[in-house]
RNA sequence: AAAGCGGGCCGGAUCAUCGCUGCGCGCGCCGCAAUCCGGGGUAUGCGUCUCCCGCCAGAGGCGCGCUCCCGGUUUUUCCGGAACGCGGGGAGGAAAGUCCGGGCUCCGAAGGGCACGGCGCUGGGUAACGCCCAGGUGGAGCAAUCCACGGCAAGUGCAACAGAAAGCAAACCGCCCCGUUUCAAACGGGGUAAGGGUGAAAGGGUGGGGUAAGAGCCCACCGGCUGGAGCGGUGACGCGCCAGGCCAGGUAAACCCCGCCGGGAGCAAGACCAAAUAGGGAAGCGUUCGAGGCCGGCCCGGCCGAUGCUUCCGGGUAGGUCGCUUGAGGCCGCGGGCAAUCGCGGUCCCAGAGGAAUGAUGAUCACUCCUCCCUGAGGCCAACGGCCUUAAGGGAGGUGGACAGAACCCGGCUUACAGGCCCGCUUUCGUC
RNA sequence: GUCACCAUCGUCUAUCCGGUUAGGACGGCGGCCUCUCACGUCGCUAAGAGGGGUUCAAAUCCCCUUGGUGACGCCA
Numbered sequence: 001a002a003a004g005c006g007g008g009c010c011g012g013a014u015c016a017u018c019g020c021u022g023c024g025c026g027c028g029c030c031g032c033a034a035u036c037c038g039g040g041g042u043a044u045g046c047g048u049c050u051c052c053c054g055c056c057a058g059a060g061g062c063g064c065g066c067u068c069c070c071g072g073u074u075u076u077u078c079c080g081g082a083a084c085g086c087g088g089g090g091a092g093g094a095a096a097g098u099c100c101g102g103g104c105u106c107c108g109a110a111g112g113g114c115a116c117g118g119c120g121c122u123g124g125g126u127a128a129c130g131c132c133c134a135g136g137u138g139g140a141g142c143a144a145u146c147c148a149c150g151g152c153a154a155g156u157g158c159a160a161c162a163g164a165a166a167g168c169a170a171a172c173c174g175c176c177c178c179g180u181u182u183c184a185a186a187c188g189g190g191g192u193a194a195g196g197g198u199g200a201a202a203g204g205g206u207g208g209g210g211u212a213a214g215a216g217c218c219c220a221c222c223g224g225c226u227g228g229a230g231c232g233g234u235g236a237c238g239c240g241c242c243a244g245g246c247c248a249g250g251u252a253a254a255c256c257c258c259g260c261c262g263g264g265a266g267c268a269a270g271a272c273c274a275a276a277u278a279g280g281g282a283a284g285c286g287u288u289c290g291a292g293g294c295c296g297g298c299c300c301g302g303c304c305g306a307u308g309c310u311u312c313c314g315g316g317u318a319g320g321u322c323g324c325u326u327g328a329g330g331c332c333g334c335g336g337g338c339a340a341u342c343g344c345g346g347u348c349c350c351a352g353a354g355g356a357a358u359g360a361u362g363a364u365c366a367c368u369c370c371u372c373c374c375u376g377a378g379g380c381c382a383a384c385g386g387c388c389u390u391a392a393g394g395g396a397g398g399u400g401g402a403c404a405g406a407a408c409c410c411g412g413c414u415u416a417c418a419g420g421c422c423c424g425c426u427u428u429c430g431u432c
Numbered sequence: 433g434u435c436a437c438c439a440u441c442g443u444c445u446a447u448c449c450g451g452u453u454a455g456g457a458c459g460g461c462g463g464c465c466u467c468u469c470a471c472g473u474c475g476c477u478a479a480g481a482g483g484g485g486u487u488c489a490a491a492u493c494c495c496c497u498u499g500g501u502g503a504c505g506c507c508a
Stems, first nucleotide, its partner, number of pairs: 001428010012365007020090002023087004029081003036072005045064007092403001096414002099412005104266004116262005121135005136149005150257002155255002157251002172196002174192008204222006223247002225244004230239003270322004280313006292304004329348008367400001369398007376390006433504007442458004451488001459477006481497005
């Protein structure tokens, strides 16, 4: 330098003007309640006056206080509302998909089992996980590195087409033996999985012995499996040894077996305050001597008529408030650990809306791309000089900025993403 | 917001515990029939939403993405 592998981070910055959202403070305004003022009412209390009167008792008026109703007022206080001013805050790395796990809340107190669903090498991390870290085995790659993961030697099932045969295998061609026909050849019977052919897959491999021809039929080596004991490792597993010809195919993202996990629903969970209407309950009134309703309003008249009227209570809707953001929280330092991560100390408060705010415009700077100019570098020519290429530096003008948007909150995974920065490693080539 | 489900010719659908060329109806095109059209009849046309994985083999099993549908607040 080229090609590649793995990991981390950013997701424009500053200023000005206008605007949105919720919070705190301030200023005045409005509403409600209390206070204050005025008026009215009446049972009772107190004071006083009048009548009556021997006294008690009684009746009435006036004033005050209490209580109730109506109206007014706002000096001060509490609560609430709208506006204004000031201050400080206001989307993400995925806020997304809703695929896993947890907190929280309710259901019935959530304990056991069945069914169902999920997960699956080992050890560790964690609140938990299907996540993360470290390791093991197998596979891919020259390598860095990446991918996969219980059991098919428990049982059951499945494998189209092709092929002779596809699951305690099988004889189409070939090879060999026997028999028949007059030899060659054909036919019939039998043996054979070494060779050919079919298929995704044909029941270990190489060599030798053996045989009529062959075959783990036998032997040597290699590979796998099972059983046994040993060493190393927490373990998955590794290393070598002994015995057995045992050679056993694929599929569990097929049923299933084994082990582990899961009660259900979800903030539209749930809690509190609480109109109007319609249901529910209680009390009172009303019952043919008529409450009330209808015939548009009133009177008469007519009809219906106890399922009516009034008051109070309870559930509960609209609406409002809480849940609602201080949390397995961020940043910095130290320590344990290979790491994931954990512990300790310090420091900070950083969106909480509810048809749903977090924006727009302008200027400057940085970055991407395009065009032009200057300098530099290289090349060519008829060498004063001119022309061409390149993109190292500078300048001018233009252009572009993705994916996407909180909605109870966290930990993950997955998916989308213009552009940019950083770190570690591998292979090859060149120079020293 | 939370949850449940679906996607197959142009349209409606079958096949969905994996297996030969994904079947049918309507439609479209062409032939026959007819003087012509219609009817009828014969043939053709044309599909697994997209991507990845498991498997010898995927419309079917698993995962991701895209698009669509439905249910859920209180009372009766």

This is a predicted complex of two RNAs, RNase P RNA and transfer RNA, with 508 nucleotides together.
Rfam match: Bacterial RNase P class A. Gene Ontology terms of the family: dimeric ribonuclease P complex, ribonuclease P activity and tRNA processing. Rfam describes the family as follows. Ribonuclease P (RNase P) is a ubiquitous endoribonuclease, found in archaea, bacteria and eukarya as well as chloroplasts and mitochondria.